RNA sequence: AGAGUCGGCCAUACAGUCGCUGCCCAGCUUGCUGGGGAGAGGAAAGUCCGGGCUCCACAGGGCAAGACGCCAGGUAACGCCUGGGAGGCGUGAGCCUACGGAAAGUGCCACAGAAAUGACACCGCCUAUGUGCCUUCGGGUGCAGGUAAGGGUGAAAUGGUGCGGUAAGAGCGCACCGCGCUGGUGGUAACAUCAGUGGCAGGGUAAACCCCGUCCGGAGCAAGACCAAAUAGGGAAACAGACCGUUCGCGGUCAGGUGUGGCCCACACCGUUUCCGGGUAGGUCGCUUGAGACACGUGGUGACGCGUGUCCUAGAUGAAUGACUGUGCUCGACAGAACCCGGCUUACCGGCCGACUCUUAUU
Numbered sequence: 001a002g003a004g005u006c007g008g009c010c011a012u013a014c015a016g017u018c019g020c021u022g023c024c025c026a027g028c029u030u031g032c033u034g035g036g037g038a039g040a041g042g043a044a045a046g047u048c049c050g051g052g053c054u055c056c057a058c059a060g061g062g063c064a065a066g067a068c069g070c071c072a073g074g075u076a077a078c079g080c081c082u083g084g085g086a087g088g089c090g091u092g093a094g095c096c097u098a099c100g101g102a103a104a105g106u107g108c109c110a111c112a113g114a115a116a117u118g119a120c121a122c123c124g125c126c127u128a129u130g131u132g133c134c135u136u137c138g139g140g141u142g143c144a145g146g147u148a149a150g151g152g153u154g155a156a157a158u159g160g161u162g163c164g165g166u167a168a169g170a171g172c173g174c175a176c177c178g179c180g181c182u183g184g185u186g187g188u189a190a191c192a193u194c195a196g197u198g199g200c201a202g203g204g205u206a207a208a209c210c211c212c213g214u215c216c217g218g219a220g221c222a223a224g225a226c227c228a229a230a231u232a233g234g235g236a237a238a239c240a241g242a243c244c245g246u247u248c249g250c251g252g253u254c255a256g257g258u259g260u261g262g263c264c265c266a267c268a269c270c271g272u273u274u275c276c277g278g279g280u281a282g283g284u285c286g287c288u289u290g291a292g293a294c295a296c297g298u299g300g301u302g303a304c305g306c307g308u309g310u311c312c313u314a315g316a317u318g319a320a321u322g323a324c325u326g327u328g329c330u331c332g333a334c335a336g337a338a339c340c341c342g343g344c345u346u347a348c349c350g351g352c353c354g355a356c357u358c359u360u361a362u363u
Stems, first nucleotide, its partner, number of pairs: 001359010012328007020039002023036006041334001045345002048343005053220004060265004066215004070084005085099001086097004100211002105209002107205003122151002124147003129144006159177006178200001179198008224285004234276006241254005256270004292311008329332001
């Protein structure tokens, strides 16, 4: 100097004029005036996960459905985050992983190829064996037989490489690797490593069905609560009862129906369902002090925890922050809260900071 990797921060700045909204204070004509201070994001987006909160509702058990899937931690919790392991990519800093089980079972592996799993040998190799024919007596050839080492096809072809052996071959034997089993060492563990032993077998795929383990009610601020007002406590239809007792009021048993995902049990209630028609759609709360932010210290590899101190930072409801002017420059992208919070994912102009890797040149 160039090319990269990882992490963090900012999100036009300043000034002036006019304008908007909540809160607090004062005044008064109760809706106006004055003053103070505050006023959209890192993603507010997606509505994808997890909760807080509210209601069903007093809400228990099981099945199915669904989600997750290496180990250990963090967290209110999670499908999130951190650290480690294994596999893979990269020269490297680093990055990715839907990462339990194929010896419980079922399914699938197109085309090519002889053949894609109990695997019918295409081109081949052999004649130690049997047999026929020919023979220049060297051998050739057909059938039976042996073979899967070589070639071909393919993503994948009966573990791989080498040596020996054989008629030719083959774990047929041996060495190393691989695989199974047994044990030692290190580690909380996933795993790593070492030793012994066995010639040892029909591959892959579960983001196919499936098996195993863990988790697991639902609906949602348009939840819900209160106040005020108005109408027609309107009309019609269907289902819903049987037995026993009775002081004739009713009580009990069984059935039936309803109850915020499906089914069953339990529990609670006694009515439930459908259609037509009418009224209201107003106000207040919920509504912002939080699993909160920042600073310092401290424990931890880290996510994060603990302690002390400081701060209060939008609460609208057809929906508030806009317009104009001037100056600067890095020339401004993606883009607007609607109950709140922790994550993930997606979009994005430009700038700043830190650490690390590789290449080149010079000293």

Bacterial RNase P class A from a Gammaproteobacteria bacterium, 363 nucleotides, folded computationally. The source organism's lineage runs through Bacteria, Pseudomonadati, Pseudomonadota and Gammaproteobacteria. Its mean pLDDT, the model's own confidence on a scale to 100, is 76. The model forms 98% of the base pairs in the Rfam consensus.